[in-house]
RNA sequence: GCCCGGAUAGCUCAGGGGUAGAGCGCAGGACUGUGGAUCCUGUCGUCCCGGGUUCGAGUCCCGGUCCGGGCCCCA
Numbered sequence: 001g002c003c004c005g006g007a008u009a010g011c012u013c014a015g016g017g018g019u020a021g022a023g024c025g026c027a028g029g030a031c032u033g034u035g036g037a038u039c040c041u042g043u044c045g046u047c048c049c050g051g052g053u054u055c056g057a058g059u060c061c062c063g064g065u066c067c068g069g070g071c072c073c074c075a
Stems, first nucleotide, its partner, number of pairs: 001071007010024004018055001025043006048064005
């Protein structure tokens, strides 16, 4: 330098045009002598950034940034 994949909740990840989700965590409650476990309810999102397309974009297109992997070149 080229190619491929990825960036979404505090963490790990789903979702690939029509209200953004799960598990864990966290908060409150039930239970318990206390704690843990279990159960119930709830909480948190500039969907990496900037443009474009569209009635409508996490989602499609273009550019960029960062992360991971592969290849080429040099030796």
Molecule: transfer RNA
Organism: Archaeoglobaceae archaeon